Molecule: transfer RNA
Organism: uncultured Lachnospiraceae bacterium
RNA sequence: GCACUUGUAGCAAAGCCUGGUAAUGCAGCGGACUGCAACUCCGCGAUUCGGGAGUUCAAAUCUCUCCAAGCGCU
Numbered sequence: 001g002c003a004c005u006u007g008u009a010g011c012a013a014a015g016c017c018u019g020g021u022a023a024u025g026c027a028g029c030g031g032a033c034u035g036c037a038a039c040u041c042c043g044c045g046a047u048u049c050g051g052g053a054g055u056u057c058a059a060a061u062c063u064c065u066c067c068a069a070g071c072g073c074u
Base pairs, nucleotide, nucleotide: 001073002072004070005069006068007067010026011025012024020057028044029043030042031041032040050066051065052064053063054062
């Protein structure tokens, strides 16, 4: 220098191809249960998906660009 993969909650991780308003597990907080706890059960939490721009009625998803990490080629 060129190509590919990845970036989503505190952590892991699905959704992306096929646009329609973000699952699940662990952790955290609140509640029920209990003599107190643990276990179990119920509820809450992403002002938004690495940053920016574009397309669209509508973008985590499509397009462009930048950043970061990983891997490969020369």